[in-house]
């Protein structure tokens, strides 16, 4: 199904928190203190499974944690829109 959910690329939107402090200057390096959560990661509710049972295993997240990232721009950013002679499929 006038090609689907989902992927994938591309383009655009996209928040939060000290342009802190000391070394020596914004980034970067050291050392201090204070914060944020929307990359990455960690942890678990109900439920279901296993067990006689105690207990054990599977289990999500924008919720928690702050390991790492981040605290002017800028990069980055989870989600999210548009786009397609790409994947899905000439499969059903």
């Nucleotide at each position: 199904a006038u090609g689907a959910a989902g992927g994938c690329a591309a383009a655009g939107g996209g928040a939060g928190a000290g342009a802190c402090c000391g070394c020596a200057u914004a980034a970067a390096g050291c050392g201090g203190c204070g914060c944020c959560g929307a990359a990455g990661g960690a942890g678990c509710a109900a439920a279901c499974u296993u067990g006689g049972g105690a207990a054990a295993g599977u289990g999500a997240a924008u919720c928690u944690c702050u390991c790492a990232g981040g605290c002017a721009a800028a990069a980055a950013g989870a989600c999210u829109u548009u786009u397609g002679u790409c994947c899905g499929a000439c499969g059903c």

Glycine riboswitch aptamer from Salibacterium aidingense DSM 18341, 92 nucleotides, folded computationally. The coordinates come from a structure-prediction model, not an experiment, and the mean pLDDT is 85. It matches the Rfam family "Glycine riboswitch aptamer". Its family is annotated with glycine biosynthetic process in the Gene Ontology. It was read from a public genome assembly, where an Rfam model found it. The organism belongs to Salibacterium aidingense, within Bacteria.